[in-house]
RNA sequence: AUAGAAUAAAUGCCUAACUCCGCAAGAGGUGGGGGAACCGCUUCUGGGGGUGAAUCCCACGUCAGUGGGUAGGGCGACCCUACCGCCCGAACCCGUCAGCUAACCCCGCAGGCAUCGGCAGGGCCCGCA
Numbered sequence: 001a002u003a004g005a006a007u008a009a010a011u012g013c014c015u016a017a018c019u020c021c022g023c024a025a026g027a028g029g030u031g032g033g034g035g036a037a038c039c040g041c042u043u044c045u046g047g048g049g050g051u052g053a054a055u056c057c058c059a060c061g062u063c064a065g066u067g068g069g070u071a072g073g074g075c076g077a078c079c080c081u082a083c084c085g086c087c088c089g090a091a092c093c094c095g096u097c098a099g100c101u102a103a104c105c106c107c108g109c110a111g112g113c114a115u116c117g118g119c120a121g122g123g124c125c126c127g128c129a
Base pairs, nucleotide, nucleotide: 010115011114012113013112014111018028019027020026029109030108031107032106033105034104039099047097048094049093050092051091056069057068058067059066060065072088073087074086075085076084078123079122080121081120083118
C1' cells in the first nucleotide's frame, strides 16, 4: 500500500416496523384485519380470501425448474422536478370462511443492508467575506 475479517460509533437505505419509558408491561404515533344500514355482487370445490411494489405474458423443460419480458415498485445523501444510471418485480399467511361498512372487536411495530455515493434547473438553510 492492497485485500479480507471483527468490534464500536455516526450517517444513510428497503419497510408500517418509530419515539418515550423501560426487566417486562405500558404510552404516543403508525400499519393491517374483521365487522351494520345503504349500495354492490350471481359466486359457491378445478374453492375462496389476506399481507406485499411484486401482477401478467412468452419460450424451454427430466414439468423440479430455467430464461426473457411486463403491470407495478425502490435508490442516486437538504427538498422538488427533469435527464441519465443502477436495481426489485419475492415470499408468506388464513383454512371452506370474510364485498363495502358507523359503532365495536382483534393484531403488528420485525427482518435485511450500505459507506462519501451522477448531472441540470429551481427552492430552502448554514458558514465566510
A computed fold for a 129-nucleotide RNA from a Chloroflexota bacterium, annotated as c-di-AMP riboswitch aptamer (ydaO/yuaA leader). Taxonomically the source falls in Chloroflexota (Bacteria, Bacillati). Rfam family: c-di-AMP riboswitch aptamer (ydaO/yuaA leader). Rfam describes the family as follows. This family represents a conserved RNA structure found upstream of the ydaO and yuaA genes in Bacillus subtilis and related genes in other bacteria. Model confidence (mean pLDDT): 81 of 100.